Overview:
The prediction has a mean pLDDT of 85. Predicted 3D model of a 529-nucleotide part of an RNA (large-subunit ribosomal RNA, domain I) from Helicobacter sp. 16-1353. NCBI's taxonomy places the organism under Bacteria, Pseudomonadati, Epsilonproteobacteria, Helicobacteraceae, Helicobacter. It matches the Rfam family "Bacterial large subunit ribosomal RNA". Gene Ontology terms of the family: ribosome and structural constituent of ribosome. The full RNA is in RNAcentral, with records from ENA and SILVA.
Context: one part of a larger RNA
């Protein structure tokens, strides 16, 4: 040089561990903001930086509950200080809350400049301070009310692609999906038949199962895709407009307006007669009861010996259990701690649910000459669009253009269209559960991960970095039970770094620290050349 084995060295795999994520479950909450949000900048401690808290009353102020010894938040010690005259700490109402941010007196390159007016202190004045007021919009309650931005998905509207698929691609599909814009709300949103059936009949919507991958649509390709009818989840129906009446107002002297009463339906109201004040109710407001939330509190029961650095192991005897959930403690602890079953607690301040008052609504029956009953509507025609349905035989529905009715002896609808026949009754409005969804909060579970996984982030993480920007985006955890983190002495650059002493169970646990694998580097000894 090679090859083996031991020693080590570098490296940080592994194997435990978990502060941190991950998916859920059951409850809460479902906003927040001109009384200035969210989100900041800058300051604030005895402090020099970061975190967290605060805001010039600044890790804080002040009532009021809780609540009993420590405390001045972490990193992170050390100084000064505070507490049984109850601090710190928690809950629940307030107080303060620089400056920028919707930002709102005006301007602006954010956290800066720079105004007018009112009062108030100083000032002989100029002025300077400190309070406060001055922005658009909307809205006949206008010396007043309201809005604006922001947020995770969840919904409603206005808009609205393409990659793809069709094994090219153009109708079709991806898809009314992504996205964009406005909008609300704790849900939205849809709803009390001009709605289905089908010769029986059902009765507002919305959610699920099925009907069904069926009827259909379809370059009859690719693919698209229902509804009747049937089981459930949840239930709940109301107000106008109009005709009549009655008052008011106007003024062109017979209309128009407003305001009450009247009514609301597939036959009904009005109008004429006769009877009546039960019934119920989706709520306005206050009282009272209650229960619950936002601090808490009580809360059973074990020892000896023995291994060990430590006992919660091991033996041996005991005891609690409405409590052997869980966590911690020097290894594995029902009786050590903190807890758990239980039970019990609220000055305040909030919900919620019953009860009472209290605003406020709500039936009948009989005649039927008159009168009403939603018009630029419903239909049509041309060119779209939604319906499972691509123009098709194509009803149905929605708006653009043009047009264009009846009116109760009316009028829509039953998939061209016609008759019969059967249903319903538009052109107004408003409904609570059943559903969807988690940025927040709480308690709880896992045949979820365990530091190259798990959230990008277990650590100063959306930070370091990087990019003009929009945006991109990391790496990085473990000492020991306890710092007992190594006085003391030595070698050294009195450097790094080691030797010794000493802690400690262990220092090859020494801070570049648990364990410490392999590449890859040495040494020692042995072989072979």
């Nucleotide at each position: 040089a090679g090859c083996a084995a031991a020693u080590g060295g570098u490296g940080g795999a592994u194997g435990c561990c978990u502060u941190g994520g991950a998916a859920g479950u059951c409850a809460g909450a479902g906003g927040c903001g001109a009384u200035g949000a969210a989100g900041g900048a800058c300051g604030u401690a005895c402090u020099a930086g970061g975190c967290u808290g605060c805001g010039a009353u600044a890790a804080g102020c002040u009532a009021u509950g809780g609540g009993g010894a420590g405390u001045u938040g972490c990193c992170a010690a050390g100084a000064a200080a505070c507490u049984u005259u109850g601090a710190u700490c928690c809950a629940u109402a307030g107080a303060u809350u620089u400056c920028c941010g919707a930002a709102u007196g005006g301007g602006g390159a954010a956290a800066c400049c720079u105004a007018a007016c009112u009062a108030a202190u100083a000032g002989a004045g100029a002025u300077a301070u400190u309070a406060g007021u001055u922005g658009c919009c909307u809205u006949a309650u206008a010396u007043a009310a309201g809005g604006a931005g922001c947020a995770a998905a969840c919904c409603u509207a206005g808009g609205g692609a393409a990659g793809u698929g069709a094994a090219a691609c153009a109708u079709c599909u991806c898809a009314g999906u992504a996205c964009c814009u406005a909008g609300a709300g704790g849900a939205a949103a849809a709803g009390a038949a001009a709605u289905c059936a089908a010769u029986u009949g059902a009765g507002a919507u919305u959610c699920u199962c099925u009907u069904a991958g069926u009827a259909g649509c379809g370059g009859u390709g690719a693919g698209c895709g229902a509804a009747c009818g049937g089981g459930g989840a949840a239930g709940a129906g109301g107000g106008c407009a109009a005709a009549c009446c009655a008052a008011g107002u106007g003024c062109u002297u017979g209309c128009a307006c407003u305001u009450g009463g009247g009514g609301u339906u597939g036959u009904g109201g009005a109008c004429u007669g006769c009877a009546a004040u039960a019934u119920c109710c989706a709520c306005u407001a206050a009282a009272a009861u209650a229960a619950c939330u936002u601090a808490g509190c009580a809360g059973a029961a074990u020892u000896a010996c023995u291994u060990g650095g430590a006992a919660a192991g091991g033996u041996g005897a005991a005891u609690c259990a409405u409590a052997g959930a869980g966590g911690g403690u020097g290894a594995u602890a029902g009786u050590c701690c903190c807890g758990u079953a239980u039970g019990c607690g609220a000055c305040a301040a909030g919900u919620u649910a019953u009860u009472u008052u209290u605003a406020g609504g709500u039936a009948g029956c009989a005649g039927u000459a008159u009168c009403c009953a939603g018009a630029g509507u419903a239909g049509g025609u041309c060119a779209g669009g939604a319906c499972a349905c691509g123009a098709g035989u194509a009803a149905u529905c929605c708006g653009g253009a043009c047009u264009g009715a009846a009116g109760c002896a009316g009028g829509g609808g039953a998939g061209a269209c016609c008759a019969c026949u059967c249903u319903c009754c538009a052109a107004c409005c408003c409904u609570a559960a059943a559903u969807a969804c988690u940025a927040c909060u709480g308690a709880c579970u896992u045949a979820c991960c365990g530091a190259u996984a798990g959230c990008g982030a277990a650590c100063a993480a959306g930070u370091a970095c990087c990019g003009u920007g929009a945006g991109g985006g990391a790496a990085a955890g473990g000492u020991g039970a306890a710092a007992a983190g190594a006085a003391c002495c030595g070698c050294a650059g009195u450097g790094a770094g080691c030797g010794g002493a000493g802690u400690g169970a262990a220092a090859u646990a020494g801070a570049a620290c648990c364990u410490g694998a392999a590449a890859c580097c040495a040494u020692u000894u042995g072989c072979u050349u």